[in-house]
Context: one part of a larger RNA
Molecule: large-subunit ribosomal RNA, domain IV
Organism: Methanomicrobiales archaeon
RNA sequence: UCGUGUUAAGGGAACUCGGCAAAUUAGCCCUGUACCUUUGGAAUAAGGGGUGCCUGCCUGGAGAGCAGGCAGGUCGCAGUGACAAGGGAGCUCUAACUGUCUAAUAACAACAUAGGUGACUGCAACUCCGAAAGGACUAGUAUAGUCACUGAUUCCUGCCCAGUGCGAGUAUCUGAAAACCGAGCUCAAUCGGACGAAGGACUCGUAAACGGCGGGGGUAACUAUGACCCUCUUAAGGUAGCGUAGUACCUUGUCGCUUAAUUGGCGACUUGCAUGAAUGGAAUAAUGAGAGCUCUACUGUCCCUAACACGAAUCCG
Repeated sequence: UCGUGUUAAGGGAACUCGGCAAAUUAGCCCUGUACCUUUGGAAUAAGGGGUGCCUGCCUGGAGAGCAGGCAGGUCGCAGUGACAAGGGAGCUCUAACUGUCUAAUAACAACAUAGGUGACUGCAACUCCGAAAGGACUAGUAUAGUCACUGAUUCCUGCCCAGUGCGAGUAUCUGAAAACCGAGCUCAAUCGGACGAAGGACUCGUAAACGGCGGGGGUAACUAUGACCCUCUUAAGGUAGCGUAGUACCUUGUCGCUUAAUUGGCGACUUGCAUGAAUGGAAUAAUGAGAGCUCUACUGUCCCUAACACGAAUCCG
C1' cells in the first nucleotide's frame, strides 16, 4: 500500500450519474391497519405492545420430551440474547399477470400468454415434409385444423378502395404453343388466317389487407379569438381520445406544487417540427432483480479520517 472483516464522537446523503456499497428492519404472539380496487386483493400495509428463567395452580388431552392460560418471584445493557431472519411510505412511466430470452458483456418496456379479429379449409380438406412412394396435422372433422395481426380486463376502434395487393365478375378488346384452315409446284422449312386458356384491359367488392387521413383569404359593437363565410384542391382531408410525451426541433415551452436554490419529478395548459385509434387509442387494481422522482428510518457514501483482526505484496535485517 492492497484485500477481507469489525468499530467509530458530532453531523446524517452534504458523497455520487444514481443512497452504488453498507447500515436499518427481521422469527412468533396480541393489537391495529389507509388510498385504490377487476371485491380476489392492497396487507406481514403502516403503527403499537409482548417474548428469558424459577415456583405454584388451572384447562384440553389416554398420554407425551404436547398445547394453551393464571398468579407470584427473579437476573442481565440486551430474553426470536448466538445462528438464522422483510427497512418502510408516496407519485409517475411501462408491460396486464405466472412464464421465456442473447450457454460466455443485454433478463428488459423485447418474446410468450389467456382474450380479440381477419383469411383459408367439407375431409382423398387447407397447410407442411419429401424427387416419388409415402408421412405429419389426425386415428382430428368447422365448438375443428392451418396462416396472419393484435395482446388480460373496462370504454372504444372514426373517414378513405384513387395507388399497391386480394377476391368476384365479364357482352367486348388483348392474349403463347400445339392441334385446325390456307399459301408454299409435291413434301419440308417457312409465312398467313381463324380459334382462343390463364393473365391483363374493363366492372364491382375489400382497410382488425399494405397503407393514407390538405392549403389560402375574410369575418363578432375595445383588443384578441373566430362559432360563420369564400376559394383552390384530394381517394379521403385526423373523428373519439391523449398530448412539450420513452413521440416536441424551437425547449431549461408557460403556469402551479416540490427546494434556500431544481435542464429533475408531479399536476395543468397545449397552435401536436413529426400524436392518434388491433402498425390498436385511452383508462386501469394486482404483479415487476424494469425506468424516473420524493419523503421517512438508517448509516464511514461523505465532512475526515482513524484504530483493530486476519491475509497478500514490497522494503530492512